This is a predicted structure of a 1176-nucleotide part of an RNA (large-subunit ribosomal RNA, half B) from an Archaeoglobaceae archaeon. It matches the Rfam family "Archaeal large subunit ribosomal RNA". The RNAcentral record of the full RNA draws on ENA. The coordinates come from a structure-prediction model, not an experiment, and the mean pLDDT is 83.

Context: one part of a larger RNA
RNA sequence: UUCGGCCGAGGGAAAUCGGCAAACUGGCCCCGUACGUUAGCAAGAAGGGGUGCCUGCGGUUGAUGAGACCGCAGGUCGCAGUGGCAUGUGGGGGGCGACUGUUUACUAAAAACACAGGGGGCUGCUAGCCGGCAACGGUAAGUACAGCCCCUGAGUCCUGCCCAGUGCGGGUACCUGAACCCCGGGUUCAACCGGGCGAAGGGCCCGUAAACGGCGGGGGUAACUCUGACCCUCUUAAGGUAGCGUAAUACCUUGCCGCUUAAUUGGCGGCUUGCAUGAACGGAUUAACGACCCCCCAGCUGUCCUCGGCCGGAAGCCGGCGAACCCGACAUCCCAGUGAAUAGUCUGGGGACCCCCGUUGGGAAGCGAAGACCCUGUGGAGCUUUACUGCAGCCUGCCGUUGCCUCACAGCUGGGGGUGCGCAGGGUAGGCGGGAGGCUUCGAAGCCCCGUCUCUGGGCGGGGUGGAGCCGUCGAUGAGACACCGCCCACUUUUAGCUGUGGGGCUAACCGCUUCGGCGGGACAUCGGUAGGUGGGCAGUUUGGGUGGGGCGCCACGCUCCCGAAAAGGUAUCGGGAGCGCCCAAAGGUCGGCUCAGGCGGGUCAGAACUCCGCCAUAGAGUGCAAGGGCAAAAGCCGGCCUGACGUGACCCUCCACAAUAAGGGGUCACGGGUCGAAAGGCGGGCCUAACGAACCAUCCUGGCCUUUUGAUGAGGCCGGAUGACGUCAGAAAAGCUACCCCAGGGGUAACAGUGUCGUCCCCGGCGAGAGUUCAUAUCGACCCGGGGGCUUGCGACAUCGAUGUCGGCUCUCCCCAUCCUGGCCGUGCAGUAGCGGCCAAGGGUGAGGUUGUUCGCCUAUUAAAGGGGAUCGUGAGCUGGGUUUAGACCGUCGUGAGACAGGUCGGUUGCUAUCUAACGGGGGUGCUUGGGUGGCUGAGGGGAGGGAGGCUCUAGUACGAGAGGAACGAGCCUCCGGUGCCACUGGUUUACCGGUUGUCUGGCAAGGCAUAGCCGGGCAGCUACGCACCAGUGGCUAAAGGCUGAAAGCAUCUAAGCCUGAAGCCAUCCCCGAAAAGAGCCACCCUUUAAGAGCUCUGCUAGAAGAGCAGGUUGAUAGGACCGGGAUGUAAGCGGCAAGCUUCGGCGAGCCGUUCAGUCCGCGGUCACUAAUCG
Repeated sequence: UUCGGCCGAGGGAAAUCGGCAAACUGGCCCCGUACGUUAGCAAGAAGGGGUGCCUGCGGUUGAUGAGACCGCAGGUCGCAGUGGCAUGUGGGGGGCGACUGUUUACUAAAAACACAGGGGGCUGCUAGCCGGCAACGGUAAGUACAGCCCCUGAGUCCUGCCCAGUGCGGGUACCUGAACCCCGGGUUCAACCGGGCGAAGGGCCCGUAAACGGCGGGGGUAACUCUGACCCUCUUAAGGUAGCGUAAUACCUUGCCGCUUAAUUGGCGGCUUGCAUGAACGGAUUAACGACCCCCCAGCUGUCCUCGGCCGGAAGCCGGCGAACCCGACAUCCCAGUGAAUAGUCUGGGGACCCCCGUUGGGAAGCGAAGACCCUGUGGAGCUUUACUGCAGCCUGCCGUUGCCUCACAGCUGGGGGUGCGCAGGGUAGGCGGGAGGCUUCGAAGCCCCGUCUCUGGGCGGGGUGGAGCCGUCGAUGAGACACCGCCCACUUUUAGCUGUGGGGCUAACCGCUUCGGCGGGACAUCGGUAGGUGGGCAGUUUGGGUGGGGCGCCACGCUCCCGAAAAGGUAUCGGGAGCGCCCAAAGGUCGGCUCAGGCGGGUCAGAACUCCGCCAUAGAGUGCAAGGGCAAAAGCCGGCCUGACGUGACCCUCCACAAUAAGGGGUCACGGGUCGAAAGGCGGGCCUAACGAACCAUCCUGGCCUUUUGAUGAGGCCGGAUGACGUCAGAAAAGCUACCCCAGGGGUAACAGUGUCGUCCCCGGCGAGAGUUCAUAUCGACCCGGGGGCUUGCGACAUCGAUGUCGGCUCUCCCCAUCCUGGCCGUGCAGUAGCGGCCAAGGGUGAGGUUGUUCGCCUAUUAAAGGGGAUCGUGAGCUGGGUUUAGACCGUCGUGAGACAGGUCGGUUGCUAUCUAACGGGGGUGCUUGGGUGGCUGAGGGGAGGGAGGCUCUAGUACGAGAGGAACGAGCCUCCGGUGCCACUGGUUUACCGGUUGUCUGGCAAGGCAUAGCCGGGCAGCUACGCACCAGUGGCUAAAGGCUGAAAGCAUCUAAGCCUGAAGCCAUCCCCGAAAAGAGCCACCCUUUAAGAGCUCUGCUAGAAGAGCAGGUUGAUAGGACCGGGAUGUAAGCGGCAAGCUUCGGCGAGCCGUUCAGUCCGCGGUCACUAAUCG
């Protein structure tokens, strides 16, 4: 020193994030006990009293026993009677959660989870939900008072509005809607195409919020003001109700008020404009409960003021055994500088003999871990979703498994029947053809009834009656002529078959149950196939780049022009200034003609910039569009004729300086075919430089080619062209979160610190507008300007990402001065006192509290003053861990979500045995005279703060002042802070010691062991502070300043030469270290080569970790011991006597008195060699 433990004067939480830790309390009995309350509780509330031992007596139980328990009275001892051990501190207020429970095995025990209670959803059992490819299984051998899922979270009072969005449920005339099927096209067939039918789903409609969720703005208004019941207006699906509210939610914020405190970023109660409360993501409240969180009070204390003592373990020393981390090399450092910008090693200066031991932890940007923050990677993983692409699952259609009967309807086919009305015509003429006959007693015409259709006139059919005719040809009308026959059309009806849809029935597939007899379901379901829908349940992936880090923002990501760009070319920035993603059938080609803007003059006119005439006019116009360059018989303007705004091919240039590639752009040439021009010749768009896009794929093409063929067509294919886009513009198919995270890397790149800079910050100066009654400069000082510092904040990205631990506090040291106090001075709008401003000065001092994690700040009471900074925002191998900054959790806000938030809130592992250096101490050795001892000096050099400050009294109620008030020089006393030393006193400790006492053990007594020294009371020495003592001034030198003399400058001048004064400052005086001070010192005495001397060894302590030091060693009091003295405790044992009472009369009995200031003890003093320091 550390760990564990004990005690502490006075104060009593002042310590600290916080009473963390410790202390207090404590058992049992009795008395007594508030608010609140769900009447259970709260409650051991709180707060009091008692408690031992002895003697006697009573009661309960038992048996009138023993024993146990309850009680009464008397006696008696101690500081203390649950005497040790064991053993609640209490109270008040608030937050959260109702409660007991559960949880992150190994940093989070909580406010999180769970929970009874509340609500919703699914489910009738072959259920629903879950697992499984399935078989099958779980829930469950359960059955709606049940099971599963979701939300909320006791109780009490309640739970508002919104269905527009998303979801879910329901409905659905209509729309959409795949395959199968049907119809049509496809020459026949098929692929294929179109249409029809049409499921789920979607559209559409309705419902649903204890589903996901959401729940506004502006303006005006009351007779003080304020406010706004009221009004207006915009707007929504609806505009937040009851409550609660600066909150675990409030940014501003330490809101405002009150209470609590001396003082409160805290707490509680209110207010409430609520950044961003709010009703089962439940709202509010709530007794009880909580190792939860916050505040207050009492008690208590070493948490603190402020530390001291003691005990034990470790450390230290001796003996034995004996690791690891770490280690480029060397190694004696310090300061300044330099340097990849914080060096033991470089440069300069300084310091520095060699070695060992103990101690500390400043440095080795110490060791430990290829940084977990940040960025990067066409790295990874987990999670999410309305990312992309799929898959399971689910819903649904069709087909198969899959059969029978029937009804209705629909479609198709076949058969039968009916109907078919323009006008004209006797009249109801479907079309075409044939046709001169046909029908009729098997009952014609007519009449009646019924059915049906209808153009209302009639048609058709059936029945009855009737009893022999009727119709056609011809004629008329007309486009067409009727009887009858055939074929066909449209509508309709009927029938049969097939198919389909819907309904009903059946049983035999199939399914379930079974008492194995059968029963129930039933062509459904299941299962298989196929098709559509749904589908983060699951899977694979993606989620760009640039970037004064990244993100957010932006596009500086493709092009054009100018500047930057430094007179060739080229040249960067998230440099500056502007544009493009078109347009034009003429704004293109060609030929011809013309000349603009503007000005002046004239004409016209009531008046003119505009129309007209003339002159001047290099361009001041125009050019489709930016800018630059260009352009005048034109590249501008006007007109004619045209389409070269061509086809094919080759080469070159540009793009891209000097390498290279695509698209795009440009040019030259050839062939073809054109246009304009008399021609020469021009023309492959536009005065030029921008106006753009690969492959795949799709569509189109009057294009070309190939295969099959005898040929043609069809079909298939190839090549080419056109159109469609990738703007991240040489072109992936593509959203997020990660604090649960991982890996590879980066100081190529951020956060801390350093470094550079210094806008910002702090400080100073110049000038002096002004104000200060007057007067710039007593004081204050605008605008503007110049600096310094390197404490703020930025900027840069230089060192560090194979790691330099990050805020604040504590501890401890040094430095700076731009000085807060103290000292010395100057000015004053300085009478004095008190101030204000300035100069010198860094010696010393600069404190305690309240709130907050705070630094800071605000506040309280003191004070001479309560200064500002630096040292890796000094200091975590020194501590703390409150804040920040992992994993848990809550709130608000944002987000569909996973999640996120320099927003709030509760909780949350701080590693290392010191090698070197450094520092503080202690030793050994060598050197310094070539011996040594003893004693005494010198003092280079170093260290110190050895003191700092205040109050009072005298001076003096003086100077000064009208008064009120009120100094100084000098002298004295006291106090505080600080320092050094000490222990007579006081206090603390005192595990030497003495005593009391509890439990237990040694049979009893005595004497002891153990229980923290068992606990308690006292206490010597020692060590200590809370105790005591001391800590002058003076001399010298200076600063500011005040002066003398005194020139430059005949004066003046404190200065230039010279000189004198003048601070707590500097140097001495004072204290300490200091011959290793290499210039290694000096003096005296003694011993000494016969060595002297020293060491070892032995007894020890005034000394001490080991060494060392000191005392002593028989010529001796060094230690032990004995005795005496002094001191601590407090009266031993034994014996005698007494004692409340009891007694079997023997005695029992806590205790008291005497013997007895006894007994016991002593690290102190003295005496005595008894023991050991012998001998060496």